[in-house]
Context: one part of a larger RNA
Molecule: large-subunit ribosomal RNA, domain II
Organism: Candidatus Tayloriibacteriota bacterium
RNA sequence: GCCAACGAGUUGAUGCAUGCUGCAGGCUAAGGGCGAGAGCCUGGAGUCAAAGGGAAACCGAGUGUUAAUAGCGCGAAAAAAUAGUAGUAUGCAUCAGACCCGAAACCAGAGCGAGCUAGUCUUGAGCAGGGUGAAGGACACCGAAAGGUGUCUGGAGGCCCGAACCCGUAGACCGUUCAACAUCUUGGGAUGACUUGAGAUUAGAAGUGAAAAGCUAACCGAGCCUGGUAAUAGCUGGUUCUCUCCGAAAUAGCUUUUGGGCUAGCGUCAUAUGUUCCCCUGAGGGGUAGAGCACUGGAAGGUCUCGACAGAGCGAAAGCCCGCGAGACCUAUCAAACUCCGAAUACUCAGGGUCAAGAAUAUGGCAGUUAGACUGUGGGGGCUAAGCUCCAUUGGUCAAAAGGGAAACAGCCCGGAUCUCUAUUUAAGGUCCCUAAAUCUAUGCUAAGUGCACUUAAGGAGGUGAAAAUUCUCAGACAAUGAGGAGGUUGGCUUAGAAGCAGCCAUCCUUUAAAGAUAGCGUAACAGCUCACUGGUCAAGCGUUCCUGCGGCGAAGAUGUAACGGGGAUUAAACUACGUACCGAAGCUUAGGAUUUGCAGUUUACUGCAAGUGGUAGCGGAGCGUUCUGUAAGCCUGUGAAGGGAUACUCGUGAGAGAUCCUGGAGGUAUCAGAAGUGCGAAUGAUGAC
Repeated sequence: GCCAACGAGUUGAUGCAUGCUGCAGGCUAAGGGCGAGAGCCUGGAGUCAAAGGGAAACCGAGUGUUAAUAGCGCGAAAAAAUAGUAGUAUGCAUCAGACCCGAAACCAGAGCGAGCUAGUCUUGAGCAGGGUGAAGGACACCGAAAGGUGUCUGGAGGCCCGAACCCGUAGACCGUUCAACAUCUUGGGAUGACUUGAGAUUAGAAGUGAAAAGCUAACCGAGCCUGGUAAUAGCUGGUUCUCUCCGAAAUAGCUUUUGGGCUAGCGUCAUAUGUUCCCCUGAGGGGUAGAGCACUGGAAGGUCUCGACAGAGCGAAAGCCCGCGAGACCUAUCAAACUCCGAAUACUCAGGGUCAAGAAUAUGGCAGUUAGACUGUGGGGGCUAAGCUCCAUUGGUCAAAAGGGAAACAGCCCGGAUCUCUAUUUAAGGUCCCUAAAUCUAUGCUAAGUGCACUUAAGGAGGUGAAAAUUCUCAGACAAUGAGGAGGUUGGCUUAGAAGCAGCCAUCCUUUAAAGAUAGCGUAACAGCUCACUGGUCAAGCGUUCCUGCGGCGAAGAUGUAACGGGGAUUAAACUACGUACCGAAGCUUAGGAUUUGCAGUUUACUGCAAGUGGUAGCGGAGCGUUCUGUAAGCCUGUGAAGGGAUACUCGUGAGAGAUCCUGGAGGUAUCAGAAGUGCGAAUGAUGAC
C1' cells in the first nucleotide's frame, strides 16, 4: 500500500409536540393470588382532567387590587373550534460516559523500583617503565657557641614524562548506523578530592546532588504500576443503504465575548386565516444627489471707509507711499458637521387590479447559520495604493450552480441541468488553419507586424489622412538660377586704429528698378563673402494657423521566443464603420416517459388541464436490504439448502429483486407483523493475510 472481516446517535427516567390505538371521565403503582411458563386475576392508594382569582387567609363564575358597587389585571360566559386520559411509535430536550476515538494533566496506595545512575557505609583489589631529588641522617671542614659549608646517603610530592586503568578535548566517520551516542585519529588524568569488585543503605513532593533543576532502570521542573476513569476537551478527525419535495446563513443585540453560546432574522413541516403579499393610481412628510451663497464659516481680485497699526522708503516738517488689522460694496468662488432652494429612489396611508405566487400573516414541532468572497453602484480609512480594510445598496453571482463564452481562470458575460432520443432555432461570443461557421458585401484608415480581448505617462517630432480659417499669386507668387545691391561717407564721437559690422550718439540726403549711416561671416584696421531690397529667366500654385483620425520615439529583468493561445496574415486574417448569411449552450422548440403541487372529472387511484422538478447546512415524505422472533409440527430442499462464480435474460427511477448455468453438499424460509449489536472508503482507525 491493497484486501477481508470489525468499527460511531444507544439505553433508562422525566417532560413537550405529532401520529395511531383503547375508554368517555381516563389510568392503575407497589403489593397479593393463580400458573411450568407466557401470562391472567386482584389492588382506586395515588394521579391527570372537570374553575378560577389571590403571596395567603379566603372567596368563587368570579376573584385580586381598593374606602369603593369605580376603574384596571387575570378568568368565566357567548360565537367558532369542540376533549380528556392511558398506552405506544417517532422527533427533540434535561440528567446520566450519552454519536465514536484522542490529551497534556490532577489525586490515591502502610503499591513497585538505587542490578542504570547520585551520595554514603563495610570489606577486598589495581596502578609497566622512566625522571626530579624535599625533610632527615652520616662523614669531613669552619666556628667560642648558635650554627654554617661540602660530599655521600635518603626517597617526600592532590610533583614531571608515559602504558594498563579512568575520562571524553578537537576533527572525521556514522546518521533506515556495528551502535537508540559506537568507531578512527587527536587529546586530559594516571600515588590520588584516584580507579574498581562484592555486599549494604537513602525514593517520589521524596531521595541524592563539588549545583547542570542534574540523576533516581534508553524522554524526570516531580519515576513506574494500578486505581479514581469511559477524567475533562467551547478543540481536530471520523460517523456506514436508496429515491424524492422544499431549501438557508455567514446579519443584529447581549456575552471574561469575538474560531463558543443565548434570543431575534433567514429554512422546513403541521394547523388556521383566505389575498392580507405584489402591482398600478392618488395623497403625504422629508432635506440626500444636485444647486446656491440668503445664514455660519473658508478663500481670490478690486473700490471705499475706519484703526493710540509693529514696521520699510522718501521728506526739515506737515505729510506721501508700501504694508498690517477690521468693516461695507462689486466681481468670481468653496463646505460631511453651511442652506434662500431641491429631485430621482425609498417609506407611510387610501382606492383599484391580478386569482396568482410553494405569495402573506399567526400559532406550534424541528433545525442549520452568526469565519463569507468577488463584482457593479454610493461612501469612510489608505496614497480617490492594494486580489487592502470598514459600511451601505435585503443589487448580482459564487458559496450551495453544472452548461456555452472570456486560451487556461469560484465571484465577469450568456444562461439555471427531471430522464431518454432525434432534430430545429437562438444567447453571449464568433466565422483563414489548429476549430463548428464569411478568405462575405459595401466605406475609409494604418506601414508601425502598430495592432490582432487584457496597463502605459509627461514630453518632443516637415509620419500620414480628414475638416476649417487665412496671406501672397498669370499685373507672374514660392523655390531655384544669372545680374545689381550705389553716391555724400572712412556719418560724428571715442580710439594706437574704429572705414556699415569693439563701444556711445544720431540714423539724414542723393542717384535709382532697387540698395539699411547695415541683418550675419570676416580684417590689426582696410579689403573680401553673403543678407535685406530690385528687376530678368522659368512657370502654377505657394505659405501660415487651428481642430481632429491612425501611427513613430519616449519603452530596461532576471531558465527559453514568452505581453495576439499558436500558426500566421498587410486595399488584412489589424483598426473604423453599413449590411446580410452562418456557427454557437444541458436556453427555447420537437417526440416519448417519470414525478410533485393545484384544479376538474371519474372514482379511491386513474384520466385531463395548468404550473413545476440544480442544490451545501438543514426540515419533510416514501422505500430497499441485514440478523433474530411469531406466522411455522406450515412451505422449499440430495430431482441439491445456505454460501461462492457467471450471464448479449427479466422487473424496479434507485437501494435492490428474480431467472438460468456452474460450483457447493445440508439446511433454508414466503407473506404479514414485531425487535434491533442493522448497511463503511476515509477516523496518521484496530486485527489478520499478502